[in-house]
RNA sequence: AGAGUUUGAUCAUGGCUCAGGAUGAACGCUGGCGGCGUGCCUAACACAUGCAAGUCGAACGGAGUUUACUGAUCUGAACCCUUCGGGGUGACGAGCUUUAAACUUAGUGGCGGACUGGUGAGUAACGCGUGAGCAAUCUGCCUUAAGGAGAGGGAUAACACAGAGAAAUUUGUGCUAAUACCUCAUAAUGUAUUCGGAGGGCAUCCUCUGGGUACCAAAGUUUUUUCGCCUUAAGAUGAGCUCGCGUCUGAUUAGGUAGUUGGUGAGGUAACGGCCCACCAAGCCUACGAUCAGUAGCCGAACUGAGAGGUUGAUCGGCCACAUUGGGACUGAGAUACGGCCCAGACUCCUACGGGAGGCAGCAGUGGGGGAUAUUGCACAAUGGAGGAAACUCUGAUGCAGCAACGCCGCGUGAAGGAAGAAGGCCUUCGGGUUGUAAACUUCUGUCCUCAGUGACGAAUAAAGUGACGGUAACUGAGGAGGAAGCCACGGCUAACUACGUGCCAGCAGCCGCGGUAAUACGUAGGUGGCAAGCGUUAUCCGGAAUUACUGGGUGUAAAGGGUGCGUAGGCGGCUUGUAAAGUCAGAUGUGAAAUACCGGGGCUUAACUCCGGGGCUGCAUUUGAAACUUACAGGCUUGAGUGAAGUAGAGGUAAGCGGAAUUCCUAGUGUAGCGGUGAAAUGCGUAGAUAUUAGGAGGAACACCAGUGGCGAAGGCGGCUUACUGGGCUUUAACUGACGUUGAGGCUCGAAAGCGUGGGGAGCAAACAGGAUUAGAUACCCUGGUAGUCCACGCCGUAAACGAUGAAUACUAGGUGUCGGGGGUUUAUGAACCUUCGGUGCCGCAGCAAACGCAAUAAGUAUUCCACCUGGGGAGUACGUUCGCAAGAAUGAAACUCAAAGGAAUUGACGGGGACCCGCACAAGCGGUGGAGCAUGUGGUUUAAUUCGAAGCAACGCGAAGAACCUUACCAAGUCUUGACAUCCGGUUGACAGGGACUUAACCGUCCCCUUUCUUCGGAACAACCGAGACAGGUGGUGCAUGGUUGUCGUCAGCUCGUGUCGUGAGAUGUUGGGUUAAGUCCCGCAACGAGCGCAACCCCUAUCUUUAGUAGCCAGCAGUAAGAUGGGCACUCUAGAGAGACUGCCGGGGAUAACCCGGAGGAAGGUGGGGAUGACGUCAAAUCAUCAUGCCCCUUAUGAUUUGGGCUACACACGUGCUACAAUGGCGUAAACAAAGGGAAGCAGCCCUGUGAAGGUGAGCAAAUCCCAAAAAUAACGUCUCAGUUCGGAUUGUAGUCUGCAACUCGACUACAUGAAGCUGGAAUCGCUAGUAAUCGCGGAUCAGAAUGCCGCGGUGAAUACGUUCCCGGGUCUUGCACACACCGCCCGU
Repeated sequence: AGAGUUUGAUCAUGGCUCAGGAUGAACGCUGGCGGCGUGCCUAACACAUGCAAGUCGAACGGAGUUUACUGAUCUGAACCCUUCGGGGUGACGAGCUUUAAACUUAGUGGCGGACUGGUGAGUAACGCGUGAGCAAUCUGCCUUAAGGAGAGGGAUAACACAGAGAAAUUUGUGCUAAUACCUCAUAAUGUAUUCGGAGGGCAUCCUCUGGGUACCAAAGUUUUUUCGCCUUAAGAUGAGCUCGCGUCUGAUUAGGUAGUUGGUGAGGUAACGGCCCACCAAGCCUACGAUCAGUAGCCGAACUGAGAGGUUGAUCGGCCACAUUGGGACUGAGAUACGGCCCAGACUCCUACGGGAGGCAGCAGUGGGGGAUAUUGCACAAUGGAGGAAACUCUGAUGCAGCAACGCCGCGUGAAGGAAGAAGGCCUUCGGGUUGUAAACUUCUGUCCUCAGUGACGAAUAAAGUGACGGUAACUGAGGAGGAAGCCACGGCUAACUACGUGCCAGCAGCCGCGGUAAUACGUAGGUGGCAAGCGUUAUCCGGAAUUACUGGGUGUAAAGGGUGCGUAGGCGGCUUGUAAAGUCAGAUGUGAAAUACCGGGGCUUAACUCCGGGGCUGCAUUUGAAACUUACAGGCUUGAGUGAAGUAGAGGUAAGCGGAAUUCCUAGUGUAGCGGUGAAAUGCGUAGAUAUUAGGAGGAACACCAGUGGCGAAGGCGGCUUACUGGGCUUUAACUGACGUUGAGGCUCGAAAGCGUGGGGAGCAAACAGGAUUAGAUACCCUGGUAGUCCACGCCGUAAACGAUGAAUACUAGGUGUCGGGGGUUUAUGAACCUUCGGUGCCGCAGCAAACGCAAUAAGUAUUCCACCUGGGGAGUACGUUCGCAAGAAUGAAACUCAAAGGAAUUGACGGGGACCCGCACAAGCGGUGGAGCAUGUGGUUUAAUUCGAAGCAACGCGAAGAACCUUACCAAGUCUUGACAUCCGGUUGACAGGGACUUAACCGUCCCCUUUCUUCGGAACAACCGAGACAGGUGGUGCAUGGUUGUCGUCAGCUCGUGUCGUGAGAUGUUGGGUUAAGUCCCGCAACGAGCGCAACCCCUAUCUUUAGUAGCCAGCAGUAAGAUGGGCACUCUAGAGAGACUGCCGGGGAUAACCCGGAGGAAGGUGGGGAUGACGUCAAAUCAUCAUGCCCCUUAUGAUUUGGGCUACACACGUGCUACAAUGGCGUAAACAAAGGGAAGCAGCCCUGUGAAGGUGAGCAAAUCCCAAAAAUAACGUCUCAGUUCGGAUUGUAGUCUGCAACUCGACUACAUGAAGCUGGAAUCGCUAGUAAUCGCGGAUCAGAAUGCCGCGGUGAAUACGUUCCCGGGUCUUGCACACACCGCCCGU
């Protein structure tokens, strides 16, 4: 940084799509480790359970526990005494009690529960951001300063007793304390008020200060050191209020507002204020967008981007709002209070039914919702918070751990050597290539991992003690390559290709698009590319997109200039002087939180991460300056603009009057059968007198000629003449005003035609309507009629391709040439001409612009100002809403959904029932046919076991097939074979195989008999057959849309291209077009072209004339000679076949451009390519052929191969093509007679002769051919006959008998004889061939072939008619034009 996609190709417009980055993500496949972060985006849905706000006994009275002490009581060890009954002293112990200490604590009291933590529902707002203000405010704890604490009092919880209730809870009576509560005293630099003084400011006012009066305070505790208490002032912190600016979308939301806006007074608040109330006034907000509706927490910042911007508002930080929903206050320094209270609602729970309890948007967790988001963990060790004097307690804040590849960052999955380039896989042209140094193997290393050992920092302090994380990080040692790679893609965009499978199926796809039998696009495999513990997909945002364009777009034709003017707000604005300083510029100050981002460093092994420093934060505010420009104010000027004066052109407008031509109608005359209308007709009018014609009259509308890319008007528009009224323009002049200008959202005016309303008018024309035609139909085009309407007056409508598809204004930028209206000058002297200057209107053209077309002083050029409009096509100028309208409708004006294009300009083709020119048996002029009949042949159809297959408009159909009885043969039925009928290779056996005969069979197959190898150095070799095994053979099976080759066709049409140059942004053009000419892109001339190639022509063959050479099997003039060129002889002639000549517009005349060339003529056998053939450019038709052949791929392999017999290809209601024979007298038949050319012949042609009515048979002379044979040419001419008829025409069909070929003529051959004797009397619509030795007609030959042509290919004989001409049909060529076609008119496409 771009790319793909509209087209046959091109340029531009324009949309769609892709490559990049990002995410609180999700899903699919996969998953080794660590660090740092992040983790309900949905249901502000409901919540079980535990915890998240307590603390202070150094405020207080109690209660309890423990210890010690005091006192009494009880028990009573031990000791003493004893009368043995008992007595005394009395330890330990028990409960009670006094005092004291320590600890615990329900309650009173204090402080804190307004912080921390969560969420984003609401909110478009002073909510937030930023900058100011409070002279209108409050502030617990904290800091500083000054001062103070004297004297009293009465209660109340707790507690006790008695109750109520299931419980929550609560009542009564009685007692008690305080740093709880109350009273008095004292008191100012406090508060209120009053009288002064000084100073200041920003309007109300503020500050300091003197005097008077009134009012107000306190609490104690303690280890006696503290900690507290009260008042005042100040600070800090926090909070409240006010203001400037900024803060989404919709006008299809245009008006909103009654406490509303303001005032006075009172109340209330910490404080200002309609905050609240009473009264008064009627204001206030709004197009610079009020109100209403929708959406939304805002910001620092995050993502993206070159930037400007756009999007977002998770984590972290600031502010706000909320705490189940709604409302309310209390307490307090602070709340209208998440884990406080009261009320109401919904929901859940408990209940004894009377009544109660609750609020996870705190941390975990549950259900639910969802594509989707974690543990009911550890610890207060650190940081911080609350309480306390402190120890300390509390702290789901926080620090950590757990889960999740959710993100970012780092590391690893080994390293080096290693070619027999292993095996395997895949591909293959079978040779090999690739995977691939990859592996194996050898030598190493040890990050992560495993085990063991050592073991932190974080911990502060004077010292000691204190670690949840954690035996973690880190370090050391040992071990072993051992445990660790996937995902996506591979047609283009976009890096990376092959095989197989599939066969428009299955599927892919972001866009274009792949897939219908050879898919680099589907699926799999191998290989390759990319990224990598991830990789892809989906969703969303920015980018690319200059595709909303401020930077940075457009509007003639692609989307887009308002139909026109006037003009409001607004925007912009001439020259000059001065002042100010709003914009502008510069300096300084404050602020712009931290974090983030950037730069430089530091710390974790590095990085991510984190810490420190710096700069920056483009902004806002204050202040000091500058004065060029813009602006404001004041003054001046005349060039913009306007006025005056003098002229001037005009279909400019409105109203009134007048005029002639024409149409129609009426009346009268003349006159008679038609008129009218059309492509042709008909409806219509007319004998009741039309049309035509003459005269008179009526009425309405429009104004011929002049008339002109002439004139006027803002546009729409304006056309006979005259008059009246009236608007604007232009020219000249330079007297006046002095920027008065320009554009113009809304608004207002005008506004063709049609249409609407009311009233007139109505000749012609004419929607609707009627009739007649046309047509498949014809609600149309054509015709005959005909009503609204068209006309006038008044009022609506408000639209048009209202167009120059081009908004208005100003200035500038080469020229040339017309025309209209003025002015000046030169010259002329009445016609004008020339030069110049204003204003209008055209054409051409330079620069420039433009995608091109084109525009070009009348810009679409160069600039400035203002307005309007556009942002892919369709849906749609539609729906809804609103405004306007009598209505018709107009104006404004979407969305869902759908497509990948739609559209512009130009290019090349093809096409046109477009144009110009030209050609062709293309038409015309002629001749003969086809289409009707019968038959032959091919095709379709049908039938069939099979009727094998192909060919399908011309360009399939007597075509492949130059010849189907078997064979051919590919088809069908039945039988048989399986390395095979055919080819190559291997092993073994044998010496055959072939041939002859026999049996069997439908036949092949099969069985038997006879006969039977070659060479040899004797080792063997060759050949053949059989047997066996596999490689393989074989296929007329498929695909002609996989192919080669060959062929048809346009078309023997004159075209098709290239190199260099030039033009064009380009596709392309030029050349190749133009003027002539030709059969021809043939030639000449001209020309930004100059040359060249494939085609044309010529060179080749046959034919027409002559010469020469050569004469056998050819010929015979002369000589001899015969039945006969049979023979001698000859080669002159014919002929044969070699070589040559000849024709070239060469010559003459005319035309043409002194050209090419054309016309005519001479000579010549032939004259203007003499006639014919061969020869077929680039290409078109996916034309034909896989069944001539070859061939890729697919398919069959005891069969889709091979072989045999029989059948079929020959069927037959029918349809078509191509032919033959006819329908007769230009003929048929009979008799006798004449003249060819070109061919063929040995498995052949066959003479003569004999036999047969004949086809033919018998015999076999001659001939491998200028010698012999086929072979008779026929039409023709001559004579005779028939006499117009289904015939002496015609010969189909059928019967009988034969001939020939062949293994064999039944299906299914040809021919012969006799007999039979069908249709048919010249053929509808339509259609074919032919321009001269041609058509027509007549016979002859050949290929194929055993036999079997009416077909095909050749040959000669006889031998015409016509062509004015190019209007039309068909085909083709060149130029040009249109085009929405490019598969190219057999196109495209519209409606139902």

Model confidence (mean pLDDT): 84 of 100. This is a predicted structure of a 1392-nucleotide RNA (small-subunit ribosomal RNA) from an uncultured bacterium. The sequence is in RNAcentral, with records from ENA, Greengenes and SILVA.